[in-house]
Context: one part of a larger RNA
Molecule: large-subunit ribosomal RNA, domain VI
Organism: bacterium
RNA sequence: CGUUGCAAAUUUGAGGGAGGUGGCCCCUAGUACGAAAGGAUCGGGGCGAGGUGACCUCUAGUACACCUGCUGUUCUACCAAGAGCAUCGCAGGGUAGCUAAGUCGCUAAGAGAUAAGCACUGAAAGCAUAUAAGUGCGAAGCUCGUCCUAAGAUGAAAUUUGCUUGCUAGGCUUGACCUAGCGGAAGAUUCGUGGAAGAUGACCACGUUGAUAGGCUUCUGGUGUAAGCACAGUAAUGUGUUCAGCCUAGAAGUACUAAUAAAUCAAAAGC
Repeated sequence: CGUUGCAAAUUUGAGGGAGGUGGCCCCUAGUACGAAAGGAUCGGGGCGAGGUGACCUCUAGUACACCUGCUGUUCUACCAAGAGCAUCGCAGGGUAGCUAAGUCGCUAAGAGAUAAGCACUGAAAGCAUAUAAGUGCGAAGCUCGUCCUAAGAUGAAAUUUGCUUGCUAGGCUUGACCUAGCGGAAGAUUCGUGGAAGAUGACCACGUUGAUAGGCUUCUGGUGUAAGCACAGUAAUGUGUUCAGCCUAGAAGUACUAAUAAAUCAAAAGC
């Protein structure tokens, strides 16, 4: 832009795509078969492999804004306690997120029409013949079934709901006319707070009739028992206060802060 007014939401599904792998073990059954050796079809159950999707409860990895320990040095006047720098200074752990080696699925059943093939009935051709008329079975393949997408499917679909049908000017063929503009509905956008969405657009949530983000509180979780003080010890240090102190991305609650104010786009016919 189109879909013959403008919108919001929910669908239908023409069409398109994905997927389709293979093995072993057990039972049937040491049965059928076979002299024996050996050893099934059919059917049922189970377990891996490969491929693939999602997720982070578990096992782990990472986690340069979390916690702790330690060294050197400079500084905070000094002690103590800290800060900067030293590959994140080094080391030990580690939340969220992301991830696999982790977890859970799928790789199915079924239906229809068939291929090769196997058959039934059966003539031409008194027989025979699966075929000529007619009928049945039959594959990882085909059409469905499963998942994704999909009305630009210009054949432009459906359903539900919302909002308009006003004003001005010009034109002529004077009409329920045409053209241009104004206005601004529903709605949308800009703008703002953000996001398990994201390069940017986009998408999603929210904007005071508010939990969208930050802050705060309480938890979860991490680290591992802070400082100060007291006591014990000559001291290093230990013990108590203290499962403390500190804390990033997590959960819930709470309007304290910021989402204010405003602007832009935006609509027609009817005998």